A computed fold for a 391-nucleotide part of an RNA from Truepera sp. bin119, annotated as large-subunit ribosomal RNA, domain III.
The prediction has a mean pLDDT of 80.
It matches the Rfam family "Bacterial large subunit ribosomal RNA". Its family is annotated with ribosome and structural constituent of ribosome in the Gene Ontology.
The organism belongs to Truepera, within Bacteria.
The full RNA is in RNAcentral, with records from SILVA.
[in-house]
Context: one part of a larger RNA
RNA sequence: GAGUAACGAUAAGAAAGGUGAGAAUCCUUUCCGCCGAAAGCCCAAGGGUUCCUGAGCAAGGGUCGUCCUCUCAGGGUUAGGCGGGACCUAAGGCGAGGCCGAAAGGCGUAGUCGAUGGAUUGCAGGUUAAUAUUCCUGCCCCACUUUCGUGGAGUGAUGGGGUGACGCAUUAGGAUAGGCCAACCGGAGCUACGGCUAUGCCCGGCGGCGUGCGAAGCCUGGAGGGAUAGGAAAAUCCGCCCUCCGCAUAGGGUGACGCAGGUCGGGAAGGUCCUACGGGACUGAUAACUGGUCGAUUCCACGGUGCCAAGAAAAACCUCUAAACGUUGAAGCGAGAGUGCCCGUACCAAAACCGACACAGGUGGGCGAGUGUAAGAGCACUAAGGCGCGC
Numbered sequence: 001g002a003g004u005a006a007c008g009a010u011a012a013g014a015a016a017g018g019u020g021a022g023a024a025u026c027c028u029u030u031c032c033g034c035c036g037a038a039a040g041c042c043c044a045a046g047g048g049u050u051c052c053u054g055a056g057c058a059a060g061g062g063u064c065g066u067c068c069u070c071u072c073a074g075g076g077u078u079a080g081g082c083g084g085g086a087c088c089u090a091a092g093g094c095g096a097g098g099c100c101g102a103a104a105g106g107c108g109u110a111g112u113c114g115a116u117g118g119a120u121u122g123c124a125g126g127u128u129a130a131u132a133u134u135c136c137u138g139c140c141c142c143a144c145u146u147u148c149g150u151g152g153a154g155u156g157a158u159g160g161g162g163u164g165a166c167g168c169a170u171u172a173g174g175a176u177a178g179g180c181c182a183a184c185c186g187g188a189g190c191u192a193c194g195g196c197u198a199u200g201c202c203c204g205g206c207g208g209c210g211u212g213c214g215a216a217g218c219c220u221g222g223a224g225g226g227a228u229a230g231g232a233a234a235a236u237c238c239g240c241c242c243u244c245c246g247c248a249u250a251g252g253g254u255g256a257c258g259c260a261g262g263u264c265g266g267g268a269a270g271g272u273c274c275u276a277c278g279g280g281a282c283u284g285a286u287a288a289c290u291g292g293u294c295g296a297u298u299c300c301a302c303g304g305u306g307c308c309a310a311g312a313a314a315a316a317c318c319u320c321u322a323a324a325c326g327u328u329g330a331a332g333c334g335a336g337a338g339u340g341c342c343c344g345u346a347c348c349a350a351a352a353c354c355g356a357c358a359c360a361g362g363u364g365g366g367c368g369a370g371u372g373u374a375a376g377a378g379c380a381c382u383a384a385g386g387c388g389c390g391c
Base pairs, nucleotide, nucleotide: 013031014030015029016028017027018026032388033387034386035385040367041366042365043364046348047347050346051075052074053073054072055071056070060068061067080141081140082344083343084342085341087118088117092113093112094111098107099106100105122139123138124137125136126135142340143339144338145337146336147335148334149333150332154325155324159320160319161318162317167307168306169305170304171303173300174299175298178294179293180292181291182290184205185204186203187202189201190200206265207264208263209262211260212259213258214257217254218253219252220251221245222244223243224242225241226240230238231237266289270283271282272281273280274279308311353362354361369382370381371380372379373378
């Protein structure tokens, strides 16, 4: 320079009460305003205690501060089933031997790692100041061990076969989620300022899991025999050949979802009481728990059709045998008892991540209600919920 510029979105605050040494700024209440495909809710990455409680106000906070994502102390993350590992493989990495190379090292077989993919057994409710598919309650499931019973000839893989197993575009059907309406069901109350005492106002009208039945569809020919020439050995499996039946509104498989009945849970507005003012308890309530309509981008589903650029692998799973085991009793089935390891789990999705900042920027996935508007996730206004952007 200068007590100048600025104090970081033009979403907006106001009043009363409280606390306190001190209040425009903290807390509570009542109004007002803003977002509402978000400025709400859940997760991946990243951060790492920022979470909750008590105490505090030197610094940080663009002002203030009794407040804080700040300081100090204490507390908080509970899993056979969620995610990852004890399963599988992709790109790619490493790589016994090996090949190459003055050295360092490079490449690479067997193999071994490696998810963003495959496989895979849990839902509903309650509860804490702070965790919950983890704790508790109820119902259910998986694997393994073991005992007893039954059973009466197979079992069995690091090997064979099947399956897993996949593109893009477009599209039919059946459902559900969700919404809306109700004169029907249930409910404590209300009648205001002219009218209305009711067909008015206000609130709610579900969810899980066994059992039984049904179901839109979708997928699929079935049985027997043979050759031992294919599947690196074997095979009763697959392939191949033959025969019979069938070619369907059949049979078998799968299947969202619905219905019945059972069981467990949830259950509002309003009111009363208590309160450490955060909230809690009781009541309503033996609540009701229906009908209609719209309707998904979700499910059935690996659906159908079309097209050319022709669209992972391996394991799990099914099946076949080899070795081996097995009538001194295999597999399977039933009942009982038992076991179930390691890691993550708080909180933030923006003032807690990346941007030197409590920065108008950036950041992957899911949910994402209503009314009006030709439609929409657009626009306007709103619900739940969250905020008024720290002079």